[in-house]
RNA sequence: UCCUUCGGGGCGGGGUGGAAGCCCCCACCGGCGGUACAGCCCGCGAGCCCUCCGGGGAGCAUUCCGGACCGGCAGACCCGGCGAGAUUCCGGGGCCGACCGUCACAGUCGGGAUGGAAGAAGGA
Numbered sequence: 001u002c003c004u005u006c007g008g009g010g011c012g013g014g015g016u017g018g019a020a021g022c023c024c025c026c027a028c029c030g031g032c033g034g035u036a037c038a039g040c041c042c043g044c045g046a047g048c049c050c051u052c053c054g055g056g057g058a059g060c061a062u063u064c065c066g067g068a069c070c071g072g073c074a075g076a077c078c079c080g081g082c083g084a085g086a087u088u089c090c091g092g093g094g095c096c097g098a099c100c101g102u103c104a105c106a107g108u109c110g111g112g113a114u115g116g117a118a119g120a121a122g123g124a
């Protein structure tokens, strides 16, 4: 440098209601690298915005679809214990969760996605 494979989990019960896996109570879930073993420390990723490029409609506008990369945005933790060392382990109590959609507001349902990616393993 190239190739191959892999690469995200979770609504169960009850309440209200005409209608809720979206509200309320209980429950459940936790990508990748680093570091004393991490959803909440330091970074990365998906996502969104801006910009740019291509395509559709006659065209600057505008809108829709697709793509690119630079830039921007992007959640949440404390106490105690052991220890040389842990916001990572043990004990306890907390907290957080993209976009579009929906008869009703979504971390858990449907969709973009049989996609992509951080990366991991193997091979030449």
Stems, first nucleotide, its partner, number of pairs: 001124006012026004027108002029097002031044004039095002047073003051068006077093005099111003